[in-house]
RNA sequence: AACUCAUCGAGACCGGCUGAGGGUCAGGCCCUUUGAAGCCGGGGCAACCGUCGAAACUAACCCCUUCGAAAAGGUGCCAACUCCUGCGGCCGGGUCACCGACCGACAGAUGAGUC
Numbered sequence: 001a002a003c004u005c006a007u008c009g010a011g012a013c014c015g016g017c018u019g020a021g022g023g024u025c026a027g028g029c030c031c032u033u034u035g036a037a038g039c040c041g042g043g044g045c046a047a048c049c050g051u052c053g054a055a056a057c058u059a060a061c062c063c064c065u066u067c068g069a070a071a072a073g074g075u076g077c078c079a080a081c082u083c084c085u086g087c088g089g090c091c092g093g094g095u096c097a098c099c100g101a102c103c104g105a106c107a108g109a110u111g112a113g114u115c
Base pairs, nucleotide, nucleotide: 002114003113004112005111006110007109008108013042014041015040016039017038021031022030023029025086026085027084028083043078044077045076048074049073051069052068053067054066055065082107087104088103089102091100092099093098
C1' cells in the first nucleotide's frame, strides 16, 4: 500500500520558536497577525488494542463471547456533525430554475486483524 471488521452529531489546552496560511479535492462556508500550518516543552480527552475482575462455556484450565472497573503500556485525538454539499433513493415546497427534510452508498479518518 491492499483487504476485512468496528466506530465516527460527545469530549479535550497552556506556553516557547516561527511568520501566512489552514479546514484532503471542487463549490460553499468558516478559522487565522487578538498569530495559520509546522517544530519543541508540559497538560488533557477518550477507551480501539492491552491490564484487572466477574459471568458464561468446560471434567478442568486457556481461548472465544458478555459485563464491569481502572487507565500501566500501544495507538489516536484536543474549531465547527467526517464543517456542509458532491452519487443514488424517497418526501415536501415552487410555474420553472431551484430550495429543504430523511435514508443509503461512495470516499475519508481512527483502531484491530490479515497480508

A computed fold for a 115-nucleotide RNA from a Lysobacteraceae bacterium, annotated as SAM riboswitch aptamer (S box leader). It was read from a public genome assembly, where an Rfam model found it. It matches the Rfam family "SAM riboswitch aptamer (S box leader)". About the family: The SAM riboswitch is found upstream of a number of genes which code for proteins involved in methionine or cysteine biosynthesis in Gram-positive bacteria. The coordinates come from a structure-prediction model, not an experiment, and the mean pLDDT is 86.